[in-house]
RNA sequence: UCAGACGGCCGGAUGGCUGCUGUGUUUACACAGAGGAAAGUCCGGGCUCCACGGAGACACGGCGCCGGGUAACCCCCGGCCAGGGCAACCUGAGGGAAAGUGCCACAGAAAAUAUACCGCCUUAGGGUAAGGGUGAAAUGGUGUGGUAAGAGCGCACCGCGCCCCUGGCAACAGGGGCGGCAGGGUAAACCCCGCCGGGAGCAAGACCAAAUAGGGAUGUAUAUGGGCCGUCUCCGGCUCGCAUCCGGGUAGGUUGCUAGAGGUUUGCGGUAACGCAAAUCCCAGAUGAAUAGCCAUCUCCCUUUUUGGGGAACAGAACCCGGCUUACAGGCCGUCUGACCUU
RNA sequence: GCCCACAUAGCUCAGGGGUAGAGCACUCCCUUGGUAAGGGAGAGGCCGAAAGUUCAAAUCUUUCUGUGGGCACCA
Numbered sequence: 001u002c003a004g005a006c007g008g009c010c011g012g013a014u015g016g017c018u019g020c021u022g023u024g025u026u027u028a029c030a031c032a033g034a035g036g037a038a039a040g041u042c043c044g045g046g047c048u049c050c051a052c053g054g055a056g057a058c059a060c061g062g063c064g065c066c067g068g069g070u071a072a073c074c075c076c077c078g079g080c081c082a083g084g085g086c087a088a089c090c091u092g093a094g095g096g097a098a099a100g101u102g103c104c105a106c107a108g109a110a111a112a113u114a115u116a117c118c119g120c121c122u123u124a125g126g127g128u129a130a131g132g133g134u135g136a137a138a139u140g141g142u143g144u145g146g147u148a149a150g151a152g153c154g155c156a157c158c159g160c161g162c163c164c165c166u167g168g169c170a171a172c173a174g175g176g177g178c179g180g181c182a183g184g185g186u187a188a189a190c191c192c193c194g195c196c197g198g199g200a201g202c203a204a205g206a207c208c209a210a211a212u213a214g215g216g217a218u219g220u221a222u223a224u225g226g227g228c229c230g231u232c233u234c235c236g237g238c239u240c241g242c243a244u245c246c247g248g249g250u251a252g253g254u255u256g257c258u259a260g261a262g263g264u265u266u267g268c269g270g271u272a273a274c275g276c277a278a279a280u281c282c283c284a285g286a287u288g289a290a291u292a293g294c295c296a297u298c299u300c301c302c303u304u305u306u307u308g309g310g311g312a313a314c315a316g317a318a319c320c321c322g323g324c325u326u327a328c329a330g331g332c333c334g335u336c337u338g339a340c341c342u343u
Numbered sequence: 344g345c346c347c348a349c350a351u352a353g354c355u356c357a358g359g360g361g362u363a364g365a366g367c368a369c370u371c372c373c374u375u376g377g378u379a380a381g382g383g384a385g386a387g388g389c390c391g392a393a394a395g396u397u398c399a400a401a402u403c404u405u406u407c408u409g410u411g412g413g414c415a416c417c418a
Stems, first nucleotide, its partner, number of pairs: 001339010012298007020033005035314001039325002042323005047201004053235006060197005065079005080094001081092004095192002100190002102186003117132002119128003140158006159181001160179008205255004215246006225240004248417003262281008299312005344414007353367004361398001369385005391407005
């Protein structure tokens, strides 16, 4: 210098005028007023109501290498293994296929109960699975001995399984011994093992006010009975009607509502995620839904009618947090890798 | 704001791992003096988009896109 990998940050600035919402000592004045994703609503919680009593079993749903973090997680951090890349690094829903069941189209002899098309050998009875061929996948691979031809049939190495030793909390790694070999793929098919989970959601819920036809239909039940709490069993509780649909009325206000697993800085512990301590700060609460419009200067980009013209990414809170995913003009910073050049 | 469902031919829908169908509609032929009906033949799709699992995806999983539906209170 070129090419690349990873991590973090900003995401227009200043001033003036006119407005909007909230708060305060409310005609005035002062202060505050969207985001990194406020989005998708995909996970996990707080909070609220319902079931509100619990135990066991079953069902359903989710997750799944190991260790740690966290209020919790399908999140994050560190490591292991597998795959990709020269490398920095990236990707992985990554338990179990020797518990059982299912499926594997076409082709092929045969898709896992087994079996032999071409071939090889042969004493024509048969032997064989080397080689060819099919397929996504064919009952370990390479070499050598052996044989009629062959074959884990024997042996060496690799792979696989079991046992032991060493290192590591562990996943796992390394080494040694034994066994000729258990034996295809699929669990984002059913399933098995382990862990977790009651349901609904601020249009939850509470209070005040207004208005109307306390109506009808269907199903079910009528107290030694029925209904509800996912199902069942046991005990226990509540209720006397319940469930669904049609029809009628009101579409107003207050609260929940924002001080919180809160932010910033410093110190300490930890590789890190994160934790602890101290100091300091208050930072939107709308509901016909505020957070804006115009002008000037600067910044950046495009264009050329060069003292001009045009433009400013994705997008906008709605009970609140922690994550994930998706969208994003332009710019800045740091660490690292490879190649080439110069000294 | 919150909670659900769906997307397959022009339209309405099947198919739920092995290479996509039915009815109506469309085109041509037969039938008729002509039209409809009827009969025969044919065309039309990468199953909303992109990734992943798998040998193989319309189908299973995830993320986006689009469309549709429901909700409050009183009695």